RNAcentral holds the sequence, with entries from ENA. The RNA shown here (transfer RNA) has 65 nucleotides and comes from Rhodella violacea. The coordinates come from a structure-prediction model, not an experiment, and the mean pLDDT is 81.

[in-house]
RNA sequence: GUUUAGCUCAGCUGGUUAGAGCGCAAGACUGUUAAUCUUGAGGUCAUGGGUUCGAUCCCCAUAAU
Numbered sequence: 001g002u003u004u005a006g007c008u009c010a011g012c013u014g015g016u017u018a019g020a021g022c023g024c025a026a027g028a029c030u031g032u033u034a035a036u037c038u039u040g041a042g043g044u045c046a047u048g049g050g051u052u053c054g055a056u057c058c059c060c061a062u063a064a065u
Stems, first nucleotide, its partner, number of pairs: 001065003006022004015053001024040005046062005
């Protein structure tokens, strides 16, 4: 310094439902597969505290790297 979905990563100096690509599942299309398109599932935002009306975001400790 980093830690956010199975993997790779966004999240603009705090605000209403945390997203993308790849992957996965289902469907459409196709003679079949692939490709393409649509939809969906999947997150205790490393853990524990604190500040605040409100924390992925700020502060402290811890853990992993």